This is a predicted structure of a 73-nucleotide RNA (transfer RNA) from an uncultured Eubacteriales bacterium. Model confidence (mean pLDDT): 82 of 100. It matches the Rfam family "tRNA". Gene Ontology term of the family: triplet codon-amino acid adaptor activity. By type it is a transfer RNA.
[in-house]
RNA sequence: GCGCCUUUAGCUCAGUCGGCAGAGCGGCGGACCCUUAAUCCGAAGGCCGUGGGUUCAAACCCCUCAGGGCGCA
Numbered sequence: 001g002c003g004c005c006u007u008u009a010g011c012u013c014a015g016u017c018g019g020c021a022g023a024g025c026g027g028c029g030g031a032c033c034c035u036u037a038a039u040c041c042g043a044a045g046g047c048c049g050u051g052g053g054u055u056c057a058a059a060c061c062c063c064u065c066a067g068g069g070c071g072c073a
Base pairs, nucleotide, nucleotide: 001072002071003070004069005068006067007066010025011024012023013022019056028042029041030040031039049065051063052062053061
C1' cells in the first nucleotide's frame, strides 16, 4: 500500500436480503429469609463507531472517515 471481517445497553452478543431496537449477565428497587447467598418479581439503561447519500421509511442499502482483528505484498 491492497483485500476481507468487525463496531448495537456497563459487559458478552442477537436483530430474519428496509417498517415500533432485544436477550443473558451486571447494577438498581422489591418479595422471600434472623442476616447473607440462592430463587422470584419489577423498572431503568442504547440519537445502533463518525459524517453524508438513497428512500415515504435505514442498525440493515451506497459513499467517506475512525477504532479493532486477519491475510497478501